[in-house]
Predicted 3D model of a 170-nucleotide RNA (Lysine riboswitch aptamer). Rfam family: Lysine riboswitch aptamer. About the family: Riboswitches are metabolite binding domains within certain messenger RNAs that serve as precision sensors for their corresponding targets. Model confidence (mean pLDDT): 76 of 100. The sequence was found by an Rfam model in a public genome assembly. Of the family's consensus pairs, 100% are formed in the model.

RNA sequence: GCUUAUGGUAGAGGCGCGGUAUUCAUGAGUCCCGUUCUUCAAGGUCUUGCAGCCGAAGGACGCAAAAGGGAACGCCGCCGAAGCGGAAUUGGGAUGCAAGCACCGGUUCUGCUGGGCCGUCAGAGAACAUCUGCCGGACUGUCACGUUUAUGUGGAGCGCUAUCGUAAAG
Numbered sequence: 001g002c003u004u005a006u007g008g009u010a011g012a013g014g015c016g017c018g019g020u021a022u023u024c025a026u027g028a029g030u031c032c033c034g035u036u037c038u039u040c041a042a043g044g045u046c047u048u049g050c051a052g053c054c055g056a057a058g059g060a061c062g063c064a065a066a067a068g069g070g071a072a073c074g075c076c077g078c079c080g081a082a083g084c085g086g087a088a089u090u091g092g093g094a095u096g097c098a099a100g101c102a103c104c105g106g107u108u109c110u111g112c113u114g115g116g117c118c119g120u121c122a123g124a125g126a127a128c129a130u131c132u133g134c135c136g137g138a139c140u141g142u143c144a145c146g147u148u149u150a151u152g153u154g155g156a157g158c159g160c161u162a163u164c165g166u167a168a169a170g
Base pairs, nucleotide, nucleotide: 002170004167005166006165007164008163009162010161011160014079016078017077018076019075020074022072023071024070033062034061035060036059037058038057039056040055043054044053045052046100047099048098049097050096051095082113083112084111085110086109087108088107089106090105091104092103114140115139117137118136119135121133122132123131124130142155143154144153145152146151147150
C1' cells in the first nucleotide's frame, strides 16, 4: 500500500421528507341557537348497564360557526427523511359511576417501501380536493455486471460516496 470484516464522523439524491405560523377556499348557508307551523310518542346524550338530564322529526324565516381534511407562501427540523401495517403497553375518551368495541394520542418492538411523477383499480374522505395501497408506465439518484462509451440488464437505503479508526489474513 491492497483486500475482507466491523465501528465512528461527514455527505449526496430532488416536483425529496416531516412539523408548523399566516392567508385562502372547502366544510356550509350545514351544525348549534331563536321565532313559528305541522305531525308523532319512540327516542337522544360514542357503545353497554345503572342513574341523571332533554320531548322528537319535518317545513318556513332569522342568526350563523368549528374541527378533521386541503392549497399557497414562509419558517424550523431533516435525507428511513418519512409513510403504511402488525404486536405489546399506556393516556384521553365530552353529565356521573363501571366496563368497553368505536374514536384521538404517547412509548417500545417489528414487517414492507431507494425517490418523486403519471395512469387504472380498491380503500379512506362531504368532496371532481387530498391521502393510502396493489399493479402498470416512463423518469431520476446510486451500486454491480456486460459492452458498441452511452447505452443495456439486474439489485436495494440493512444501500451508496468520502474520510478516520479497530481486528485478522495475504